[in-house]
RNA sequence: UUGAGAGUUUGAUCCUGGCUCAGGAUGAACGCUGGCGGUGUGUCUAAGGCAUGCAAGUCGAGGGACCGAUUCCGAUUUAUCGGAAUACGGACCGGCAAACGGGAGAGUAACACAUUGGUAACCUGCCUCUAAGUCGGGGAUAGCCCAUCGAAAGGUGGAUUAAUACCCGAUAGUCAUGGAGAGAUUUAAAUUCUUUCUAUGUAAACUUUUUGGCUUAGAGAGGGGCCUAUGUCUGAUUAGCUAGUUGGUGAGGUAAUGGCUCACCAAGGCAUCGAUCAGUACCGGGCGUGAGAGCGUGACCCGGCUCACUGGGACUGAGAACGGCCCAGACUCCUACGGGAGGCUGCAGUCAAGAAUAUUCCACAAUGCACGAAAGUGUGAUGGAGCGACACCGCGUGUAGGAAGACGCCCUUCGGGGUGUAAACUACUUUUAUGUGGGAAGAAUUUGUGACGGUACCACAUGAAUAAGAGGGUGCUAACUCUGUGCCAGCAGCAGCGGUAAUACAGAGCCCUCAAGCGUUAUCCGGAUUCAUUGGGCGUAAAGCGUCCGCAGGUUGCUAAAUAAGUUGGUGGUCAAAUCUUUGGGCUUAACCCAAAGACUGCUUCCAAUACUGUUUAGCUAGAGGCUGGGAGAGGUACACGGAACUGUUGGUGUAGUAGUAAAAUGCGUUGAUAUCAACAGGAACACCAAAGGCGAAGGCAGUGUACUAGAACAGUCCUGACACUCAGGGACGAAAGCGUGGGGAGCGAAUGGGAUUAGAUACCCCAGUAGUCCACGCCAUAAACUAUGCAUACUAGGUAUUGGGAGUAUCGACCCUCUCAGUGCCGUUCAAAAAAGCUAACGCGUUAAGUAUGCCGCCUGGGGAGUACGGCCGCAAGGUUAAAACUCAAAGGAAUAGACGGGGACCCGCACAAGUAGAGGAUCAUGCGGUUUAAUUCGAUGGUACGCGGCGAACCUUACCAAGGCUUGACAUGUGACUGCAAGCUCCUAGAAACAGGAGCCCCUUUCGAAGGUGUCACACAGGUGCUGCAUGGUUGCCGUCAGCUCGUGCCGUGAGGUGUACCCUUAAGUGGGGUAACGAGCGCAACCCUCGUUUUGUGUUAAAUGUACACAAGAGACUGCCCGGGCAACCGGGAGGAAGGUGGGGACGACGUCAAAUCAGCAUGGCUCUUACGCCUUGGGCUACACGCAUGAUACAAUGGCCAGUACAAAGGGAUGCCAAAUCGCAAGAUGGAGCAAAUCCCAUAAAGCUGGUCCAAGUUCGGAUUGCAGGCUGAAACUCGUCUGCAUGAAGUUGGAUUUACUAGUAAACGCGCAUCAGAUACGGCGCGUUGAAUACGUUCUCGGGUCUUGUACUCACCGCCCGUCACACCACGAAAGUUGGCAACACCCGAAGGCUCUCAUUAGAGGGACGAAGGUGGGGUUAAUGAUCAGGGUGAAGUCGUAACAAGGCAUCCGUAGCGGAAGCUGUGGAUGGAUCACCUCCUUU
Repeated sequence: UUGAGAGUUUGAUCCUGGCUCAGGAUGAACGCUGGCGGUGUGUCUAAGGCAUGCAAGUCGAGGGACCGAUUCCGAUUUAUCGGAAUACGGACCGGCAAACGGGAGAGUAACACAUUGGUAACCUGCCUCUAAGUCGGGGAUAGCCCAUCGAAAGGUGGAUUAAUACCCGAUAGUCAUGGAGAGAUUUAAAUUCUUUCUAUGUAAACUUUUUGGCUUAGAGAGGGGCCUAUGUCUGAUUAGCUAGUUGGUGAGGUAAUGGCUCACCAAGGCAUCGAUCAGUACCGGGCGUGAGAGCGUGACCCGGCUCACUGGGACUGAGAACGGCCCAGACUCCUACGGGAGGCUGCAGUCAAGAAUAUUCCACAAUGCACGAAAGUGUGAUGGAGCGACACCGCGUGUAGGAAGACGCCCUUCGGGGUGUAAACUACUUUUAUGUGGGAAGAAUUUGUGACGGUACCACAUGAAUAAGAGGGUGCUAACUCUGUGCCAGCAGCAGCGGUAAUACAGAGCCCUCAAGCGUUAUCCGGAUUCAUUGGGCGUAAAGCGUCCGCAGGUUGCUAAAUAAGUUGGUGGUCAAAUCUUUGGGCUUAACCCAAAGACUGCUUCCAAUACUGUUUAGCUAGAGGCUGGGAGAGGUACACGGAACUGUUGGUGUAGUAGUAAAAUGCGUUGAUAUCAACAGGAACACCAAAGGCGAAGGCAGUGUACUAGAACAGUCCUGACACUCAGGGACGAAAGCGUGGGGAGCGAAUGGGAUUAGAUACCCCAGUAGUCCACGCCAUAAACUAUGCAUACUAGGUAUUGGGAGUAUCGACCCUCUCAGUGCCGUUCAAAAAAGCUAACGCGUUAAGUAUGCCGCCUGGGGAGUACGGCCGCAAGGUUAAAACUCAAAGGAAUAGACGGGGACCCGCACAAGUAGAGGAUCAUGCGGUUUAAUUCGAUGGUACGCGGCGAACCUUACCAAGGCUUGACAUGUGACUGCAAGCUCCUAGAAACAGGAGCCCCUUUCGAAGGUGUCACACAGGUGCUGCAUGGUUGCCGUCAGCUCGUGCCGUGAGGUGUACCCUUAAGUGGGGUAACGAGCGCAACCCUCGUUUUGUGUUAAAUGUACACAAGAGACUGCCCGGGCAACCGGGAGGAAGGUGGGGACGACGUCAAAUCAGCAUGGCUCUUACGCCUUGGGCUACACGCAUGAUACAAUGGCCAGUACAAAGGGAUGCCAAAUCGCAAGAUGGAGCAAAUCCCAUAAAGCUGGUCCAAGUUCGGAUUGCAGGCUGAAACUCGUCUGCAUGAAGUUGGAUUUACUAGUAAACGCGCAUCAGAUACGGCGCGUUGAAUACGUUCUCGGGUCUUGUACUCACCGCCCGUCACACCACGAAAGUUGGCAACACCCGAAGGCUCUCAUUAGAGGGACGAAGGUGGGGUUAAUGAUCAGGGUGAAGUCGUAACAAGGCAUCCGUAGCGGAAGCUGUGGAUGGAUCACCUCCUUU
């Protein structure tokens, strides 16, 4: 000094795990926007091509004199000529420079780079220092001139000339080379150093002087060459590479070492510590990010390397080639076609490419560089300016006051609120802007010299003047409303939003963030502990190799000594500068720049320390191994033997079936089966013992005996003395299936055939049955090869079983018993009974660890694609092993929780079944619905929980539908304005179907007018809608269900969801109560309180009764398991008494939390949407009543327990004023007339019916049944045609008890019988709601069906089984693979040809000519590798509600899965071996309690 998380898998939870976001950064680009300045920065792509200009010259104090210019002099026929001078210009010889500076990153995985060392194996122009020297000669050659070739570029020949050009000689030596000698040092050695002698070998002049130059030798500084150690990307689907290769000797070559090159000799060298090959890449200082460790990167600046159109080569030189040379190639240009010229990866600029990157600018004033003695010249290095918000930094776009608050806009609950002191307005300021004036430093150097630049800066003036946007507002993530849209248009980083009330789309208002910028995209780091050294994991989430042996490697017991490699401390050197950090300073500040210090965690030298590790030495015995002894065992291999069973064959007995299944059939059997007896044959497997048992490394191993053989344990504590552990690669073993060859073949049994089942059935079931199963030999090498748990060692209570041993007691001895040692191996943690700690996401593990630690190995890094493709290795094959990518998804997954579900389990309840009674389903009719029809057949209700339901009553009305005719402030409400002084209303007439329209009459409103009320008309707000949405709602209702459940507070348990309470036992109709209990209490439900019926008392009594009773009303009493007996801890249960009633006395009202987006916008209310001369309103007519059919609910029947006739008896509860309607009379009857009574305990409706008594019918389509139809009537009503009801007469259909199936009911119930009421003019009511009368049968019981409750179990379900979900096929799209091939690239190899060039040989020796090997490019060839493409084929992924099936999840309806083999449209099925990651039931064993 230093570390932040969030969203997303689920109904919810914890975990694992991926994806995504918030941060920072950039040589950026794109979108919108854009005031100023400073400092930086700017082709990341095509190392693609380049027009034009410039980027390296300089020296006259090296040389000659040619040409030109200027000046002067002279001459002149004023064209010109001659001479001289010049610090003038251009060529030429000569010197130096041009090898620097500038650019780029193609190549390169390398001594290229970085760091550290070496060079005693080397070079070095210019510069500095020291010493010495600088003498004498000579021959040429450019230029110039002449001739000549060529289009040009450029040459050829002749003549002539100089030098700081070149050559020869002298001198000197400390120099170089060769030879000889001596000494010293070093090295493994060759060497190396010092010194002596000897042979040979070099210099140039200029100047007045100084100076400068030159030569030789030595030294220095700086620069460079070479070598070493270490570091330096990915791939093993690249494992072997290498012939100058590795080394030696000799030679050549170089500045120098060296196979650098050559000849000869040897056969080496490199590599799993990754050679070789392939891919990619300039390296470093640094830069970005990060807490750091790291990860990524290598723009700008600095250092190094490499390149300069591509390839090769040498020359000059101190040093080598961007703007030098030669050759080859490609490209471009010129050409007279014969030949030539060129190289922007310098600065500008241009084309192209691209998302994308600037001016053909100024100056050498400064800093450098080259040349020069200098002045100076040159310099696209450099200094500056220009362009670009590309980046960083700074400034501004005004400041103060100003309303309970303007306008506009937005929202609104219509009251108001927001924008908002914001604006306007008032006062002020002038950074910036504009104008004017002044005006630098940068100059080093006394003078002169400034591109930038009239720039920075300063002063004055003018005037708020010139200056704000972008993104966002569902969560992450700061910021919310309205409108539009309606799964459309669109958004989106992830989750996701949008299907009519979108804070998520689009617009608007407002708000948030940043700000001359803001967003997006791309890339990097971070978050990501998501490759984990710091700092992860592997029982079930991804992950332990099937097992063992074992080389390398890693790790390694105790003691002592030595050493000092690691390690630690110190020291010297180095780690360039810049960058970074701190401090200080300079630009007004900052960015930026300057200075100092620190840091740069590295390498190296020397000194020291010695605990640990290493190394060496010497020991030890606790690890390990050996030896001896007696035991245990399905350990392995081979051989031999045995009995039971099975099948076959033969023979006997015997007769009609047998076998098989849920049931059958195929099959076998009268040619004698099955059954049974005997004999024989054959193959396979070994009952009981047997067990959670034993052995083995694992796979695995089981009758008995023998032989051979391996391992482990124990005891003895005798020997060795760390000999150990683990183990990449390697090796061996390795179930079943499968393969090869040869045997064998009883049973079983893939395939196959047949029979069933089924919609189908390539299955499950059955009958047969081949491979195979068995043996020998050889392959294969995989399994749920599992404890889903690698091996070894140590530590951390035990209990029990078993093996072996010892001791004790006891015994003659053995057994038994007790204790103990060592080992093997099992169980165990909860309601109770048998530890914890610890770990774990939980489940669980827990001395056999998944605890605590150490060592080593293997393996994992989201799901799918895929254990697949390609390649390699192995295999006879099947296949195994090693093992990707494109693409695609935002999850996939583990454990546990609450539900729901199960063709899982347990318990309990219910007219749920059973036991009964009466029915429905068949007939006719009624009603409702579907369907069909129609102008309309209005709408709703649709499994249970719609269908005699809304509708408690459609002829008109109702009415919502259809047709036609009409109205438009409206049939109805409120308000405003204007007009009308007309009421309103009633009656009649005309046309018309009516509404409506027109007219006439009666009436002539209140008030004195005004005003007000009322009416009408006009206009405006508005009315109105049974129009839509019950998936926007309120309210109401149905079902689960009158089922017994649903919750809360506090506490406790659990990381948590959650659990507990509310489980359990007993009990109840009940979560009713009791016991018990980490729970204690409470709430909504249950029950009770309410109504009614049943008994009774008292009171009252109109219209009841009249004594009492009964009846009615009102208020009380009574029933509480209170009493007794029995059982029980109790609750409670069984029985009994008393009582009208007995265990809730019967019935009703009352319906928990919730479920079904259940029903209803058409009962009502209501948000939103929608129509407005119509989707509103009025009217007439029609329709809702249709009719081939189907369904539901009922009525009536089919008859004798009955029909008909006659007589006769007994209710309750209701209703009545536009009403109920008596008596009486008429009518066969419906009904009519009539009018008494009654607003009703008074009168009326009103005769109850079944019943009872008597008669008749006689088993039939009838004296049953009454449909249908005809005729005649009655009633209601404006009106009965569509379309009412009733009556009489006539007619007399189906129907003879109803298939599969199905409904209700447990007592005053079912069944049967009638009566009343609501709605209503009437009525299609056989419906609904009530009332009474008569009045049963049955319940063994809970196996089954249905529904429900509690507990438990499994689950891949949670939209919750009407769930989820698999595969083929069809269609569309996408990427990949194979493929006859085809086309490119790259590197290498073999051969051919062979430029320049150096080397070498020959001839010639100024020059040159020819040959040889080498040698770039090119050509030919066969291979390698890589990429693209390819008809067609295969699989994969993704898609809308396609097709076929139903494989999996529950016991998923045949438990599932793994390996293997066969088969099949497909999921899949079957055989064989294995696993439990199988439900259920039973049994066994173990533990514990009693």
Molecule: small-subunit ribosomal RNA
Organism: Candidatus Magasanikbacteria bacterium CG10_big_fil_rev_8_21_14_0_10_36_16